[in-house]
Molecule: Bacterial RNase P class A
Organism: Bryobacterales bacterium
């Protein structure tokens, strides 16, 4: 000093033109309602002024909540979802704190070995003594235990030595071992010691295990004393099983106004021609509908509400290890629907790089001027909110990792 990894906060500035959205507020002009004709009131058009207009993730949409319409007597099975313990929260698969597993580092017990402490980091961490199923290759075995190879022991044979007794290869039966070897993710507790023909919880002594007792903690759990030579692999992110939780759609929810045409349904339907059904063919008369008037209602197109003042932001106290809680003062802070929050130019600002000119260090490089050139990111609300996640140029703070130079 260079690269790099994680975490938090931050997310360019100013000046001019020209626009967009939705307030307040002014006078203006169209219209409609009413009127004591003087206004007054609604709705709209365009206009001047005024103050305001995206994010840390508005983005995935992967949990959960408010809202809203449906749907619902209880209880059960089925489906999903969560799973160490407490706390926080409207709830949450989220936060925080604890606990016990792993991993890396420092230390202590002289050392190894195995054990205490401590820092950091990590984890989907109920149950495997309910029951079923898996365990690939290797490998004797992969789970009602098992004998490749090795170690022992007996027996039979064969060689060698030996007077002999027996001793030694060594081949086959039978046996007995889980120490050692070898497979493997994983091998029937583990280290010593003792003990044995060789072995073996066969004894023993530490550690693990389970059973029981007390202690400490709200509890996850831990610590101890005794007792038992050891129950018994592993895999529930297989099926299961226990616990707890879950009704369905989703602002295009949903509610309200309501045009033209068409089509419905009440009441009227006068006279004269005329057309349909009742009625096969002509004709009459009845009736029944249409035509026509006129009121109702229902759906479209459009509009309007839901609609942004809310688990709201700031700041300060105070309670908490903490996430969070209460309390007090202050503020108001997008809401569009072809969908606004921009565009252009200049200047500066940060980053790079490349010529140049100086200054500084033994050095690895470093600072500064001036000039050009490239870059300046991730991405944009669409009801609301709480969270995970996941994307981000550039500089900053904190931590670590690695490289190099100099002491």
């Nucleotide at each position: 000093g260079g690269c790099g990894c994680c975490g938090g906060a931050u997310g360019g500035a100013u000046a001019g033109c020209c626009g967009c959205c939705g307030g307040g507020u002014c006078g203006g002009c169209u219209u409609c309602a009413u009127u004591u004709c003087g206004g007054u009131g609604g709705a709209g058009c365009a206009g001047g002024c005024c103050a305001g207009g995206a994010g840390g993730a508005a983005a995935g949409u992967c949990c959960g909540g408010u809202c809203u319409c449906c749907a619902c007597a209880g209880g059960g099975c089925a489906g999903c979802g969560u799973g160490c313990c407490g706390g926080c929260u409207a709830a949450c698969g989220g936060c925080c704190g604890g606990g016990g597993g792993g991993g890396a580092c420092c230390u202590c017990u002289c050392a190894u070995a195995a054990g205490g402490g401590g820092u950091c980091u990590u984890u989907a961490c109920g149950g495997a003594a309910a029951g079923u199923g898996c365990c690939a290759c290797a490998g004797a075995a992969a789970a009602u235990g098992u004998a490749c190879c090795g170690c022992c022991u007996u027996c039979a044979g064969g060689c060698c030595u030996g007077a002999a007794a027996g001793g030694g290869c060594u081949u086959g039966a039978a046996g007995g071992u889980a120490a050692g070897g070898g497979u493997g993710a994983a091998a029937a507790g583990g280290u010593g010691c003792g003990g044995u023909a060789a072995a073996a919880g066969c004894g023993c002594a530490c550690c693990g295990c389970g059973g029981u007792c007390g202690g400490a903690g709200u509890a996850a759990u831990u610590c101890g004393g005794c007792u038992g030579g050891c129950a018994g692999g592993g895999c529930a992110a297989a099926c299961c099983c226990c616990a707890c939780g879950c009704g369905g759609a989703g602002c295009a929810a949903g509610a309200c106004c309501a045009a033209a045409u068409a089509g419905g349904g009440g009441a009227g339907g006068a006279g004269g021609a005329g057309c349909g059904g009742c009625c096969c063919g002509c004709u009459c008369c009845g009736u029944c509908a249409u035509a026509c008037u006129u009121c109702c209602g229902g759906g479209u197109a459009g509009g309007u509400c839901g609609c942004u003042g809310g688990a709201g932001c700031u700041g300060c106290a105070c309670a908490g290890u903490a996430a969070u809680g209460u309390g007090c003062a202050g503020c108001c802070u997008g809401g569009a629907u072809g969908a606004a929050u921009g565009g252009c130019u200049a200047u500066c600002g940060c980053u790079u790089u490349c010529g140049u000119a100086c200054c500084u260090g033994u050095g690895a490089g470093g600072g500064u001027g001036c000039g050009g050139g490239a870059g300046u990111a991730c991405a944009g609300a669409a009801a609301c909110c709480g969270g995970c996640u996941u994307a981000c140029a550039a500089g900053u703070c904190g931590g670590c990792g690695u490289c190099u130079g100099c002491c």